The RNA shown here (transfer RNA) has 71 nucleotides and comes from Dictyostelium dimigraforme. It matches the Rfam family "tRNA". The family's RNA type in Rfam is transfer RNA. A source record names the gene tRNA-Thr. The RNAcentral record of the sequence draws on ENA. The source organism's lineage runs through Eukaryota, Amoebozoa, Dictyostelia, Dictyosteliales and Dictyostelium.
RNA sequence: GCCUUUGUAGUUUAGUGGUAUAACACUUCUCUCGUAAAGAAGAAACCCGUGUUCGAUUCACGGCUGAGGCA
Numbered sequence: 001g002c003c004u005u006u007g008u009a010g011u012u013u014a015g016u017g018g019u020a021u022a023a024c025a026c027u028u029c030u031c032u033c034g035u036a037a038a039g040a041a042g043a044a045a046c047c048c049g050u051g052u053u054c055g056a057u058u059c060a061c062g063g064c065u066g067a068g069g070c071a
Base pairs, nucleotide, nucleotide: 001070002069003068004067005066007064010024011023012022018054026042027041028040029039030038047063048062049061050060051059
């Protein structure tokens, strides 16, 4: 330099053109003499830009980042 691939809550991850799943962690409450455990509720995320589309996390292009391969 070229090719392939990855990017989603604090962390790990599912997902598909119609506002995104779960776990752990976090907050509040219940339970307890208290703590832990358990249960209930809640907050929290689609790498950036442009385009296509009625609508983009998803599709296209470019960029950035990580991984792999060739030379």